Transfer RNA from an Anaerolineae bacterium, 73 nucleotides, folded computationally.

RNA sequence: UGGGAAGUAGUUCAAUCGGCAGAACACCGCACUUUGGAUGCGGGGGUUAUAGGUUCGAGUCCUAUCUUCCCAG
Repeated sequence: UGGGAAGUAGUUCAAUCGGCAGAACACCGCACUUUGGAUGCGGGGGUUAUAGGUUCGAGUCCUAUCUUCCCAG
């Protein structure tokens, strides 16, 4: 430099053909327990990498940029 893949909660990942952004773990509270752990119940937490475009409507489609990884040179 060229090609490809990925970017969503603190972490790992979902979200079907474009139609209300979710799960698990973690965190907080309560119950249980002598305490802790385990278990059960509940709760908080999101500028979907950034900026535009298309659309009634975008995590999803299009364009550019940024970051990481892989391949080639």
The prediction has a mean pLDDT of 80. The source organism's lineage runs through Bacteria, Bacillati, Chloroflexota and Anaerolineae. RNAcentral holds the sequence, with entries from ENA. Rfam family: tRNA. Rfam links the family to the GO term triplet codon-amino acid adaptor activity. Rfam's curators write: Transfer RNA (tRNA) molecules are approximately 80 nucleotides in length. The same sequence occurs in records of 2 taxa.